[in-house]
Context: one part of a larger RNA
Molecule: small-subunit ribosomal RNA, central domain
Organism: metagenome
């Protein structure tokens, strides 16, 4: 190469956008490049295939035939596939009209707890645990009032909801701002899908550099336990946690399931729209289009289970995997201030 595969046995890139590539809706026409038929010319000989013949047989020799699967040229055909030239509208996409929504970015603002401070009542304890102790309180703690500060997260609402392309997003209220439902109709006319490379985004944790610093807490200090106890449990407690500006660019980044379109029984719940029937008006009831979720038929699976949110039949394109260990480790490169990332092997081993 061919082949088999990646939901959990190894294997979906974390995740968008995208150039080249690859595939690519309908209808007519031209062309004859792919395709497909006959010709022709060539494919050296030996070798090989059949089939005869010759050495006594055989090997081996010789005849003749196919076979050389190509290639070059000609004549033709025109279903597909290309290419061009007209359309057409069912993919896309605009325009319009209604809708939900923690989706995103900035700026404002609010209540509750917390610890602080400064006062007032009060007084001998608080505090913690499994039981203590460290620790804090007569220098008046704790409780409790009332006043003021600071930082960070938003209880109830809340949901088996909701939005986001992933990561993620929840107090209110304003600015701008992406997407994405319906429904009718009008307009473009395949403008489309995937996607190496490349850009962009990317949870925490972790740097830089300047704020901030109330709670929580890696490090660390004591106090317990315990044989020990560099732990689990207490009591404190820097970093960090937060904001802006700039990196790292990893994660069980999970649905362990990569995007698109098509087809393939249903039942039942919720979201967000449309409709119809009935009503004073609502629930309710019947169809529908997008969504999220249980359960289930055929199927499919090694079973588990998946089952119109498919792991079911199919079609394009993309990454990937090819016995454990060695190992995501050396080496080189390359990006990074670092920390490390990304690439990614061998020897040995069993």
């Nucleotide at each position: 190469c061919u082949g088999g595969g990646c939901g959990u046995a190894a294997a979906g890139g974390g995740a968008g956008c995208g150039c080249a590539g690859g595939c690519g809706g309908u209808a007519a026409g031209a062309c004859a490049a792919g395709u497909c038929a006959g010709g022709a010319g060539u494919g050296a000989a030996a070798g090989g295939u059949u089939g005869g013949g010759g050495c006594u047989u055989a090997a081996c020799c010789c005849c003749a035939u196919c076979u050389c699967u190509g290639c070059u040229u000609u004549u033709g055909a025109u279903a597909c596939u290309g290419u061009c030239u007209u359309g057409c509208u069912a993919g896309a996409g605009u325009a319009u009209g209604c809708g939900a929504g923690a989706g995103g970015a900035g700026g404002a603002u609010g209540g509750a707890a917390u610890u602080c401070u400064a006062g007032g009542u009060g007084u001998a304890g608080c505090g913690g645990u499994g039981g203590a102790a460290u620790g804090u309180g007569u220098a008046g703690a704790u409780a409790u009032c009332u006043a003021g500060a600071a930082g960070a997260a938003c209880a109830c609402c809340a949901a088996u909801u909701g939005c986001g392309a992933a990561g993620g997003c929840a107090g209110u209220c304003c600015u701008c701002u992406g997407g994405u439902g319906c429904a009718a109709u009008a307009c473009u006319g395949a403008c489309g899908c995937u996607c190496a490379a490349g850009c962009u985004c990317g949870a925490a944790a972790g740097c830089u550099a300047g704020g901030g610093g109330a709670g929580c807490a890696a490090a660390c200090a004591g106090g317990a336990u315990u044989a020990g106890a560099u732990a689990c449990c207490c009591u404190g407690g820097u970093a960090g946690u937060c904001c802006u500006a700039g990196c790292c660019c990893u994660a069980a980044a999970c649905g362990a399931u990569g995007g698109a379109c098509a087809c393939u029984a249903g039942g039942u719940g919720u979201u967000g729209g449309g409709a119809g029937a009935g009503u004073c008006a609502a629930c309710c009831c019947u169809c529908u289009c997008a969504g999220c979720g249980c359960c289930g038929a055929a199927g499919c699976u090694a079973a588990c289970g998946c089952a119109u949110u498919a792991a079911g039949u199919g079609u394009c394109c993309c990454g990937c995997c090819u016995g454990g260990g060695g190992a995501g480790u050396a080496c080189g490169g390359u990006c990074g201030c670092a920390a490390g990332g990304c690439u990614g092997a061998a020897a040995c081993u069993c």